[in-house]
Context: one part of a larger RNA
RNA sequence: CUGGGUUUAAAGGGUGCGUAGGCGGCCUAUUAAGUCAGAGGUGAAAGGCUGCAGCUCAACUGUGGAAUUGCCUUUGAUACUGAUAGGCUUGAAUGGGGUCGAGGUCAGCGGAAUGUGGCAUGUAGCGGUGAAAUGCAUAGAUAUGCCAUAGAACACCAAUUGCGAAGGCAGCUGGCUAGACCUACAUUGACGCUGAGGCACGAAAGCUAGGGGAGCGAACGGGAUUAGAUACCCCGGUAGUCCUAGCUGUAAACGAUGGAUGCUAGGUGUGGGCCGGAAAGGUCCGUGCCGUAGUUAACGCGAUAAGCAUCCCGCCUGGGGAGUACGGCCGCAAGGCUAAAACUC
Numbered sequence: 001c002u003g004g005g006u007u008u009a010a011a012g013g014g015u016g017c018g019u020a021g022g023c024g025g026c027c028u029a030u031u032a033a034g035u036c037a038g039a040g041g042u043g044a045a046a047g048g049c050u051g052c053a054g055c056u057c058a059a060c061u062g063u064g065g066a067a068u069u070g071c072c073u074u075u076g077a078u079a080c081u082g083a084u085a086g087g088c089u090u091g092a093a094u095g096g097g098g099u100c101g102a103g104g105u106c107a108g109c110g111g112a113a114u115g116u117g118g119c120a121u122g123u124a125g126c127g128g129u130g131a132a133a134u135g136c137a138u139a140g141a142u143a144u145g146c147c148a149u150a151g152a153a154c155a156c157c158a159a160u161u162g163c164g165a166a167g168g169c170a171g172c173u174g175g176c177u178a179g180a181c182c183u184a185c186a187u188u189g190a191c192g193c194u195g196a197g198g199c200a201c202g203a204a205a206g207c208u209a210g211g212g213g214a215g216c217g218a219a220c221g222g223g224a225u226u227a228g229a230u231a232c233c234c235c236g237g238u239a240g241u242c243c244u245a246g247c248u249g250u251a252a253a254c255g256a257u258g259g260a261u262g263c264u265a266g267g268u269g270u271g272g273g274c275c276g277g278a279a280a281g282g283u284c285c286g287u288g289c290c291g292u293a294g295u296u297a298a299c300g301c302g303a304u305a306a307g308c309a310u311c312c313c314g315c316c317u318g319g320g321g322a323g324u325a326c327g328g329c330c331g332c333a334a335g336g337c338u339a340a341a342a343c344u345c
C1' cells in the first nucleotide's frame, strides 16, 4: 500500500456554515497532460530466477536467457479523465403565486394555583406518616370569605401532532426576523456534493458582576427508621432554580444509526399542499406502524434501510492501566481538548 469494519460486539465528530483538498450532469469541437500502443536509448557488474555446460556428484564455477515492474526521447491512438472553446436543461439557485408551524428575538397583556400581608367569621386543634415525632397553634393557628402583593410556571386544547441544523421550542397579542412545503409560470445555466484545519451555535450543572427570590430545593439542622442509617420517609432550609451582561463547551448531546445522490413489492394511519365536485381517487413533501425482495451473528432493518451502488468526511484495531500521566493549547476557577508508556491479565 491492498484487504476489514463503525444501531446493540471496539468504532459516526453534539450540530451547522464553510477554506484548502477530493469528487462531479447532457451535447459538440479542439488539444493530447493523464491513459494506451510501436520504436530507440538507458536501467553497471556480481547476486537472486532459469536453460545448457565444467570439476566423478554436490557445494562451487562458466555461458546464454528472462527479469530489472523504472526513467528519457520519438512516432501514433483518442474511448475515458484533464485542459480550452461553444451550447443545453434534467442537478442547483432566483423570482412570481399560495400555504404551514410550540422556529428565533423583543415588548405588552391574562387567568388558575401557591406563598405572604391586612380585615372579617370562628375555636382547638392543624400538619405529617406504615405508625409517629420534630414543626405550627389560645400572643387565636388550621378552615372559610373579601382585599392587597410577589415570583415562577402556563391546566384543558395535546396527539403516535407540529417546528428547528442540533441543543431545543407550548397561555394570549403585537413588532422585527429565519425557514420549509406546494404550484406542468418565468429567469440563470452545472453556479453542484462533501469538507482536514477554521468559525459559529450548543441541555443541565457550574463560574463572575448586578438584580430577583413565590414554590421547589444539593449542602446543612432536626424528627423518625435501623444493629448502625453520614440514606430511603417526615419538619425546616442555604446555594441554586428566575432576569441582565459575560464565561464554561460538556451529556445515555441517542435513532447509541455522518452527509449527499440514484435505484429497489405492497398495505395501513396521520400533518401540510396541489389536481379532482366538499366524494372516490391521484400526486408532492413530512411523520408513524406492518411487511416483500434483499440484508443481518442474531435481535432486527426493510423507499425515513441496517437493501443495491457511487462520492466525501470522522472514527475503530484485546481487557485493565486510562480518556489517566507528561507536554502543549483553552479557561477566572471547576475543568475541557489533544493524548501515551511501564506494568499486568
Base pairs, nucleotide, nucleotide: 004316005315006314008298012313014201015200016199017198021194022193023192025088026087027086028085029084030083031082033081034080035077036076037075038074039073040072041071042070049065050064051063052062053061054060091191092188093187094186095185096183097182098181099180100179103177104176105175106174107173108172109171110154114150115149116148117147118146119145120144121143125136126135162169163168206247207246208245209244210243211242215241216240220236221235222234223233258312259311260310261309262308263307266290267289268288269287270286271285272284273283274282275281294301295300318345319344320343327338328337329336330335

This is a predicted structure of a 345-nucleotide part of an RNA (small-subunit ribosomal RNA, central domain) from an uncultured Bacteroidota bacterium. It matches the Rfam family "Bacterial small subunit ribosomal RNA". On this family, see Yusupov et al., Science 2001: "Crystal structure of the ribosome at 5.5 A resolution". The RNAcentral record of the full RNA draws on ENA. The coordinates come from a structure-prediction model, not an experiment, and the mean pLDDT is 90.